[in-house]
Molecule: transfer RNA
Organism: Sphingomonas dokdonensis
């Protein structure tokens, strides 16, 4: 410097271009217990990295740039 992946909740990860972007795990509260865990119910949690574009319609596809991984090339 080149090329390939990645990026979404606090943490791991899902979502064929099309309803309000959803599951675990965590956290709060409530239920059950003598009481804890276990289980159950209810809830809190998002400018989908950042811009710009294509399209009636983008988390999805395109591009800039930024962050992260992986390879190759230089030194």
């Nucleotide at each position: 410097g080149g090329g390939c992946c990645u990026g979404u909740a606090g943490c791991u990860c899902a979502a064929c271009g099309g309803u309000u972007a959803g599951a675990g795990c965590u956290g709060g509260c409530c239920g059950c217990u003598c009481a804890u865990a276990a289980c159950g119910g209810c809830u809190a949690g998002g400018u989908u990295g950042c811009g710009g574009g294509u399209u009636c319609g983008a988390g999805u596809c395109c591009u800039g740039c930024c962050g992260g991984g992986c390879c190759c090339a230089c030194c």